C1' cells in the first nucleotide's frame, strides 16, 4: 500500500424565534419534562391479571449434537460432528430410516422380501464363424436424483466380500473426556434415500390476554322490597312525578327552575387505578476459557397520554442527509437503515 | 392493541391437506370459417417467473422460515 474478516459505538449539537402536550406552582404567566436502535412484525420466552386446577392420562402444540448460563425460551457462550474459504473467519431444523407405514413422476429389465434388456459363460438342439431354447453371472453397456459399500489382486467356466490387503460403514472391547466425541484393537462380511412424510423416542407446555382485571358511580333509565293511598275483597292490581314559570287569556306540546315516603344491590355512559423504578444502569473487585454471576460504591440520568403530544423556520458547525414513531411492562430473534469512527485479525505485494 | 384468513393468465376460481416433470375451467382476447354485413356457431391460438426472497427434497405452485400487500373478526 491494496484486499479481506470479526467486533462495537455514534444516530446529531450550540443557540435564537414561534408552537404542540403532561406536571407543578392561587396562574394574564412561570418552572420542569416530552419517542427508538429498532419504539415495527408479532415470531419466541417470561412478569402481571382474571378463570380453572387432588393426582394421572389422552388429544394437540413445541423442541432437537453435548455440556454450560439465564426468570424463561425456538435466545446466548463454549465444544464436537459435517460444509466452505490459501487465511482471519464464516454456514448447519444436527435425535431416529435393522419399531411400524408410506413416497420416489419420466426413463429404465429391475426402485427395495431386488432384478436378467444388452452383453458374458456353459449346456441342448438345428438350416452351424449363425439361430433357437434352458441355465449361470451384477464384472461391463444402457436408463435415472439414486442401481444394494469404493479399489486393487487373488480365484472362477464366466463372476461374485467368494476370498485378502487397504478405505468408508457397522458392532464390541480398551484408552482419554463430565459428555457430543476423538484415537486404538478386534469382529463377522454390509443392513441405499426422504422423517421441513406419517409416525417413533426423550424433553416441555392448564386457558386467555391491560378490548387482563380491580375500585367508585349519574339520569322524570330500569329492577326488588317496606309503608301509604284507591279498586277488588280470594288471589290481586293501579299509584305514590308533583308544583312554579317562559312561549300574549285557555288547551296541547316544549324548554327552564324547584322539590320528593324510606331502604337494596345490578349495570351502563363517566371517573379513578392497573401504568411505569425496572430480571436497571455504570465503575471497581472476586468466580469462569466465556454466555454469565457474587459483592460494593455509586447515577435517579424519569414519556406514560387516552383519538392520543414530542413539531417547524434561521444562523453556526465540512456535510445534517437513512430507516423509521410509544400505547402494560421485559428479555430475545427477524426484518429496515443515510453517514461516519474506533479496536483486533488474515491474505497478497514492495520496502528497511 | 389482539387474533384469523387470503394472494394461481385480463376477470372469476380449481389443483395445496397427502410435493412428481406440458400448472387446468369458464368468461374474455387474436385469427380464420360461416353471413351480403354484424351476433351467435365452429375451429386454431397467445397469454403463468403459481405475491417476493431463502431453505429442505433427486424434485416445490404444494413443505418450512422470514418479508410484502388485501380482507375480515373482537370495545
Nucleotide at each position: 500500500a491494496g484486499g479481506g474478516g470479526u467486533a462495537g459505538a455514534c444516530a446529531g449539537g450550540u443557540g435564537g424565534c414561534c408552537g404542540c402536550u403532561u406536571c407543578g406552582c392561587a396562574u394574564a404567566g412561570c418552572g420542569a419534562g416530552g419517542a427508538g436502535g429498532a419504539a415495527a412484525g408479532u415470531c419466541c420466552g417470561g412478569g402481571c391479571a382474571u378463570c380453572g386446577c387432588a393426582g394421572g392420562g389422552c388429544a394437540g402444540g413445541a423442541u432437537g449434537g453435548u455440556c454450560c448460563c439465564u426468570a424463561a425460551c425456538a435466545g446466548g457462550g463454549a465444544c464436537u460432528g459435517g460444509g466452505g474459504g490459501u487465511a482471519a473467519c464464516c454456514c448447519c431444523a444436527a435425535g431416529g430410516a435393522a419399531a411400524g407405514u408410506g413416497c420416489a413422476a419420466c426413463a429404465g429389465a429391475a426402485a427395495a422380501u431386488a432384478u436378467a434388456c444388452c452383453g458374458u459363460c456353459u449346456c441342448g438342439c438345428a438350416u452351424a464363424u449363425u439361430g433357437c431354447g434352458g441355465g449361470a453371472u451384477a464384472a461391463g453397456g444402457g436408463u435415472g436424483a439414486a442401481a444394494u459399500g469404493g479399489c486393487g489382486a487373488g480365484g472362477u467356466a464366466a463372476g461374485a466380500g467368494c476370498u485378502c490387503a487397504c478405505c468408508a460403514g457397522c458392532u464390541c472391547u480398551g484408552u482419554g473426556g463430565c459428555g457430543a466425541c476423538a484415537c486404538a484393537g478386534a469382529g463377522g462380511c454390509u443392513u441405499g434415500g426422504c422423517a421441513a412424510a406419517c409416525c417413533c423416542c426423550a424433553u416441555c407446555c392448564g386457558a386467555u390476554g391491560c378490548a387482563a382485571g380491580g375500585c367508585c358511580a349519574a339520569a322524570a333509565a330500569g329492577g326488588g322490597g317496606u309503608c301509604g293511598c284507591a279498586c277488588a275483597c280470594a288471589g290481586g292490581u293501579g299509584c305514590g312525578a308533583g308544583g312554579g314559570g317562559g312561549c300574549u287569556g285557555c288547551c296541547c306540546g316544549u324548554c327552564c327552575c324547584u322539590u320528593a315516603a324510606c331502604c337494596c344491590g345490578g349495570g351502563u355512559a363517566g371517573g379513578c387505578c392497573g401504568c411505569u423504578u425496572a430480571a436497571g444502569g455504570u465503575u471497581c473487585a472476586g468466580g469462569g476459557c466465556a454466555a454469565c454471576u457474587u459483592g460494593a460504591a455509586u447515577c435517579g440520568a424519569u414519556a406514560g397520554a387516552g383519538a392520543a403530544a414530542u413539531g417547524g423556520c434561521c444562523a453556526c458547525c465540512u456535510a445534517a442527509u437513512a430507516c423509521a414513531g410509544a400505547a402494560c411492562c421485559c428479555g430475545g430473534c427477524u426484518u429496515a437503515u443515510a453517514g461516519u469512527c474506533u479496536a483486533c485479525c488474515c491474505c497478497u505485494u514492495u520496502g528497511u | 392493541c389482539g387474533g384469523g384468513g387470503c394472494g394461481u393468465g385480463g376477470c372469476u376460481c380449481a389443483g395445496c391437506c397427502c410435493g412428481g416433470a406440458u400448472a387446468g375451467a369458464g368468461c374474455g382476447c387474436a385469427c380464420g370459417g360461416u353471413u351480403c354485413g354484424g351476433g351467435u356457431c365452429c375451429g386454431u391460438g397467445a397469454g403463468g417467473u403459481c405475491g417476493g426472497c431463502g431453505g429442505u427434497u433427486c424434485a416445490a405452485a404444494u413443505c418450512c422460515g422470514c418479508c410484502c400487500g388485501c380482507c375480515c373478526c373482537g370495545a
Predicted 3D model of RNase P RNA and transfer RNA as a complex of 427 nucleotides.